[in-house]
Context: one part of a larger RNA
RNA sequence: UCCAGCGAGUUAAUCUCAUGCGCAAGGUUAAGCCAAUUGGCGGAGCCAUAGUGAAAGCGAGCCUGAAUAGGGCGAUAUAGUGCGUGGGAUUAGACCCGAAACCGGGUGACCUAACCAUGGGCAGGCUGAAGCUACUGUAACAGGUAGUGAAGGGCCGAACCGUAGAGCGUUGUAAAGCUCCCGGAUGACCUGUGGUUAGCGGUGAAAUGCCAAUCGAACCCGGAGAUAGCUGGUUCUCCUCGAAAUAGCUUUAGGGCUAGCGUCAUGUAGUAGUGAUCGGGGGUAGAGCUCUGUAAAGGACUGAGGGGAGCAAUCCUACUCACCCUUAACAAACUACGAAUACCGUUCAUGUAAUCAUGGCAGUUAGAACGUCGGGGCUAAGCUCGGCGCUCGAAAGGGAAACAGCCCAGACCAUCGUCUAAGGUCCCUAAAUAUACACUCAGUGGGAAACAAGGUGAAAUUUCUUAAACAGCUAGGAUGUUGGCUUAGAAGCAGCCAUUCAUUUAAAGAGUGCGUAACAGCUCACUAGUCAAGAGAUUUUGCGUGGAAAAUGUAACGGGGCUCAAGUGUAUUACCGAAGACAUGGAUGUGCAAUUUAUUGCACGUGGUAGAGGAGCGUUCCUAUCUGCGGUGAAGCAGUAUUGGAAAGUACUGUGGAGCGUUAGGAAGUGAGAAUGCUGGA
Numbered sequence: 001u002c003c004a005g006c007g008a009g010u011u012a013a014u015c016u017c018a019u020g021c022g023c024a025a026g027g028u029u030a031a032g033c034c035a036a037u038u039g040g041c042g043g044a045g046c047c048a049u050a051g052u053g054a055a056a057g058c059g060a061g062c063c064u065g066a067a068u069a070g071g072g073c074g075a076u077a078u079a080g081u082g083c084g085u086g087g088g089a090u091u092a093g094a095c096c097c098g099a100a101a102c103c104g105g106g107u108g109a110c111c112u113a114a115c116c117a118u119g120g121g122c123a124g125g126c127u128g129a130a131g132c133u134a135c136u137g138u139a140a141c142a143g144g145u146a147g148u149g150a151a152g153g154g155c156c157g158a159a160c161c162g163u164a165g166a167g168c169g170u171u172g173u174a175a176a177g178c179u180c181c182c183g184g185a186u187g188a189c190c191u192g193u194g195g196u197u198a199g200c201g202g203u204g205a206a207a208u209g210c211c212a213a214u215c216g217a218a219c220c221c222g223g224a225g226a227u228a229g230c231u232g233g234u235u236c237u238c239c240u241c242g243a244a245a246u247a248g249c250u251u252u253a254g255g256g257c258u259a260g261c262g263u264c265a266u267g268u269a270g271u272a273g274u275g276a277u278c279g280g281g282g283g284u285a286g287a288g289c290u291c292u293g294u295a296a297a298g299g300a301c302u303g304a305g306g307g308g309a310g311c312a313a314u315c316c317u318a319c320u321c322a323c324c325c326u327u328a329a330c331a332a333a334c335u336a337c338g339a340a341u342a343c344c345g346u347u348c349a350u351g352u353a354a355u356c357a358u359g360g361c362a363g364u365u366a367g368a369a370c371g372u373c374g375g376g377g378c379u380a381a382g383c384u385c386g387g388c389g390c391u392c393g394a395a396a397g398g399g400a401a402a403c404a405g406c407c408c409a410g411a412c413c414a415u416c417g418u419c420u421a422a423g424g425u426c427c428c429u430a431a432a433u434a435u436a437c438a439c440u441c442a443g444u445g446g447g448a449a450a451c452a453a454g455g456u457g458a459a460a461u462u463u464c465u466u467a468a469a470c471a472g473c474u475a476g477g478a479u480g481u482u483g484g485c486u487u488a489g490a491a492g493c494a495g496c497c498a499u500u501c502a503u504u505u506a507a508a509g510a511g512u513g514c515g516u517a518a519c520a521g522c523u524c525a526c527u528a529g530u531c532a533a534g535a536g537a538u539u540u541u542g543c544g545u546g547g548a549a550a551a552u553g554u555a556a557c558g559g560g561g562c563u564c565a566a567g568u569g570u571a572u573u574a575c576c577g578a579a580g581a582c583a584u585g586g587a588u589g590u591g592c593a594a595u596u597u598a599u600u601g602c603a604c605g606u607g608g609u610a611g612a613g614g615a616g617c618g619u620u621c622c623u624a625u626c627u628g629c630g631g632u633g634a635a636g637c638a639g640u641a642u643u644g645g646a647a648a649g650u651a652c653u654g655u656g657g658a659g660c661g662u663u664a665g666g667a668a669g670u671g672a673g674a675a676u677g678c679u680g681g682a
Stems, first nucleotide, its partner, number of pairs: 001682006011092013026047003032041003051058002061073004095233002098230001102223006113197009122187001124156003127152001131148006160184003165180004199215001201211003208217001236616006246259005260364002262361006271354001273350004278345003286337001287335002292331003296327004302322004306317004367392002370389007397408003412586004417582003423576003426560003432573001434572006445562001451546002455543010472530005478503003483497003509524001513522002587606009617671001619668006626661001628660002636655008
């Protein structure tokens, strides 16, 4: 990992609702007794028949109250009760498995910790304390030298005890080992045997260590099916309907209770909803600036404060504030205004239940994206919190390459039938290499901003122009004058000044730029000629260009590939395209109608998680039944064929070798794929 078998809503009592049956103003027995599988007796008791009050009590009334008031609960309107079955609740282990723990009584010191008693063990070598002896030395001690001596938690090192480091081993040789190396090795040493200390405890040179491979409290059995708001699992089929992820409260937040939303039953008024009419209240969007605040520019006068002058009166003020006028703004907590929607109601129409009421039974209370209106945040987040809507959740199908929440569309079944939606129609790939007119040259399309630019199309405004514009070429571009001032100089051109003037002119600035130390020189404005038809400026807008750097490999159209497109815009006609719609046949639910009363017709339906309701299949056993089947071959096993809408059924063949079924009821140890399920096998 697989296979087979086993494996989870049970039983009892009480209450409650539904349903079936019995009896009914009544219904019914319990224990027990008699009989005896099943019957009879037993009326104690219980429920109902009257309520109300805390109660005494009173009673079609009672209570409250001073009350004859008002109010509350009743009567006037009656149905109950017993048993069976089913749904639910409560109490019990109460659908099953699962703790860590708690308590009680015992068993353990053959492991290990400490201690007690009694035994045992420690090759060999080294060092050489005290003491003593001799000599020396001292006044005497002390001291010195040599010898002797044999002390030591002394030294080196086997046995023995240990294990600091490394390697191997890690389904090992081994549930702690092996090899090398290393520490102690006469001692607080090691060790045999016997004994003592016990779990709310012992022992501990102390590590929460050790107490039999178990130790922050041993092990065994019991209380015990402890408890588990937690995790996992919970076994056949089909049909009808079909949620929630919200509110309030909660030692509450991953749990509950009530409400909301689902389902089933019963009942009910044109109920809910929708459309139109009419009538309402509002202070949002917007707008506005009167109020409350914020804030810009200009002006005038008045008042106040500050500053200055003045002895004072008073005057001045490029200072500040307030008021006033004009122009022009901002606001969730501003409003002299004010919608659309939404909401409430009237009337009319429509309206096969979608509404409401009562009762049984739930599940849900972790939601998610998207669009939109707002709050928080950075007008960040696949962020977070509300309102409205929608989809997913619980929804398959088509599109978006792939893609719960986007777009289209809601799958009862069948059909080599038809039409469409979104989206598409060159090839991959079903359908237009469609039509008309434009745009784009960037592979833009097919990622990105501020900003930048004689890219290119369109629209508009405006200036000049056959009295010749714009561009080019030829020629002129002068004089007073070197304007005045300044300056070393300043002559159009360092700087300052201005009636930047005047003259001659076709025209020519007291000068546009370059240039010189200053002049000079070049050039422009301006003018004429030549040439011959458009030229310049501004604004708006379509499509493009640059801005543009990333990590395995093109890799920012799904790919190929695409340029009068297979890109973009406008318009048009075809076609493709889904489980949508339609067509034909079938199944089924609800309602209505009809009758041959089990059928037909019509209408509307039939996605579905949690969940509610309904109808069935199969397994084991029991009672009856088929005067059932069976050695002329039962069950079981295997295969083939076949029937039914499913669970499933039947026939035949083979195997097997003795029991088994139909129908009608009844009772359950009644259905397996999951529980790190249990047992066995591979």
Notes:
Predicted 3D model of a 682-nucleotide part of an RNA (large-subunit ribosomal RNA, domain II) from Saccharimonadales bacterium (SeqCode). The source organism's lineage runs through Bacteria, Bacteria candidate phyla, Candidatus Saccharimonadota, Candidatus Saccharimonadia and Saccharimonadales (SeqCode). The RNAcentral record of the full RNA draws on ENA. Its mean pLDDT, the model's own confidence on a scale to 100, is 86.